[in-house]
Context: one part of a larger RNA
RNA sequence: CGCAGGUUGCUUGAGGAGAUCUGUCCUUAGUACGAGAGGACCGGGAUGGACGAGCCUCUAGUGUUCCGGUUGUCACGCCAGUGGCAUCGCCGGGUAGCUAUGCUCGGAAAGGAUAACCGCUGAAAGCAUCUAAGCGGGAAGCCCACUUCAAGAUAAGGCAACCCUGGAGCUUCGGCUCCCUAAAGACCCCACGAAGACUACGUGGUUGAUAGGCCAGGUGUGGAAGCGCAGCAAUGUGCGAAGCUAACUGGUACUAAUCGGUCGUGAGG
Numbered sequence: 001c002g003c004a005g006g007u008u009g010c011u012u013g014a015g016g017a018g019a020u021c022u023g024u025c026c027u028u029a030g031u032a033c034g035a036g037a038g039g040a041c042c043g044g045g046a047u048g049g050a051c052g053a054g055c056c057u058c059u060a061g062u063g064u065u066c067c068g069g070u071u072g073u074c075a076c077g078c079c080a081g082u083g084g085c086a087u088c089g090c091c092g093g094g095u096a097g098c099u100a101u102g103c104u105c106g107g108a109a110a111g112g113a114u115a116a117c118c119g120c121u122g123a124a125a126g127c128a129u130c131u132a133a134g135c136g137g138g139a140a141g142c143c144c145a146c147u148u149c150a151a152g153a154u155a156a157g158g159c160a161a162c163c164c165u166g167g168a169g170c171u172u173c174g175g176c177u178c179c180c181u182a183a184a185g186a187c188c189c190c191a192c193g194a195a196g197a198c199u200a201c202g203u204g205g206u207u208g209a210u211a212g213g214c215c216a217g218g219u220g221u222g223g224a225a226g227c228g229c230a231g232c233a234a235u236g237u238g239c240g241a242a243g244c245u246a247a248c249u250g251g252u253a254c255u256a257a258u259c260g261g262u263c264g265u266g267a268g269g
Stems, first nucleotide, its partner, number of pairs: 001152001005163007015149004021049007033038001051106005059100004066093005071086006111143002117137004164268001166179005180266001185263004189205005210256003213252005220244002226239005
């Protein structure tokens, strides 16, 4: 820009894309078959491999925003307690998120038309013949079916709801100019996000839990500081599963989403 008024939401599916794999074991059954050796079709069940999608409960990583230990040195006047630097100084753990080595799920089933092939009826050709007329069966393949995108599918689809019901002048009547009016809705702007390069997308903007703070909880770390006691001391121990605790959960207007502006019209043969 188009989809012959504008707008919001929900959809149909022309068409496109993806997927389409396979082993072993048990049973049927040591049955059919076979002198024996051996050993099924069909059907039912279980469990794997590779591949793919999603997810983080478990397991395992990362986790330079959490906790602890510890070396050297410098600083806070000293002790104690802390902080800076040394690859995050090194080391032991670890929330959220992101992950695989972890977890869950998938390939199926059904239908249609067929290939090779197997048939029925059956002439030409009194027989025979699956074929010439006619009618069946038959594949991991084809069309569907499964997942997903999808009306720029210009043949531009469908459904529901919402919004606009002024005046004057000119007119080759399609419309144009001036005044009045400015809807539904959208955007700008701002607070943000399991969304993201930017944009887009999604949530919220005081009629508010959108982010921060605060409160409570959870999780992690692992027993804070201080004081007391024991010990010459290192250290241990009691107050006390203590102190601290990121991205998690719930709540709470304390702080910030203020005030505003722009686009979009007047019923559309």

Predicted 3D model of a 269-nucleotide part of an RNA (large-subunit ribosomal RNA, domain VI) from a Rhodothermales bacterium. Rfam family: Bacterial large subunit ribosomal RNA. Gene Ontology terms of the family: structural constituent of ribosome and ribosome. The coordinates come from a structure-prediction model, not an experiment, and the mean pLDDT is 89. RNAcentral holds the full RNA, with entries from ENA.